[in-house]
RNA sequence: GGCCACAGCACAGCGCCCGGCCUCACCGCAGCAGGUGAGGUGACGAGGAAGAGGGAGUAUCGAACCACUCGGCGGAUGCCCUCUCGGCUGCUCACGGUCGUGACGGUCCGGUGAAAAGCCCGGGAGCGAUCCCGGGGACAGAGCCCGGCCCGGAGUGAGGC
Numbered sequence: 001g002g003c004c005a006c007a008g009c010a011c012a013g014c015g016c017c018c019g020g021c022c023u024c025a026c027c028g029c030a031g032c033a034g035g036u037g038a039g040g041u042g043a044c045g046a047g048g049a050a051g052a053g054g055g056a057g058u059a060u061c062g063a064a065c066c067a068c069u070c071g072g073c074g075g076a077u078g079c080c081c082u083c084u085c086g087g088c089u090g091c092u093c094a095c096g097g098u099c100g101u102g103a104c105g106g107u108c109c110g111g112u113g114a115a116a117a118g119c120c121c122g123g124g125a126g127c128g129a130u131c132c133c134g135g136g137g138a139c140a141g142a143g144c145c146c147g148g149c150c151c152g153g154a155g156u157g158a159g160g161c
Stems, first nucleotide, its partner, number of pairs: 014074004019070001020041008044062003050084006085100005091159005104152003108148004119136007
């Protein structure tokens, strides 16, 4: 240095910046503008993966602010398609359907659902815009899951009993 194995941690509001806005310096104007360079800002958590490949692409939930979390690019566990595997489809197999491991779809109701930033205090860096660290502290919804009502679907063939 390479390879292999094991364990732990981390992992997408996640990264980036040519616009916009802001700061500083210089030039200029000096009635108002403006120009150049350098820098700053540019999403707060929750939630989300059967495997491989492809496609499209502003891909769920709320919080804060009322200003911007504006705008742009890339990416993402979401969506669609193909294949593989798997659950269900009254016992088996094949095909079909439907879904994805708590594995049929839809509406509704109840429960569950440690939030974080914003805010306050302290400290640090910077001329500044801003950034970083520590402490205090309140409030979500969706989803998963639990329970329930209703609606729709659960097929064809063969074999077996």
GlmS glucosamine-6-phosphate activated ribozyme aptamer from an Actinomycetota bacterium, 161 nucleotides, folded computationally. Of the family's consensus pairs, 86% are formed in the model.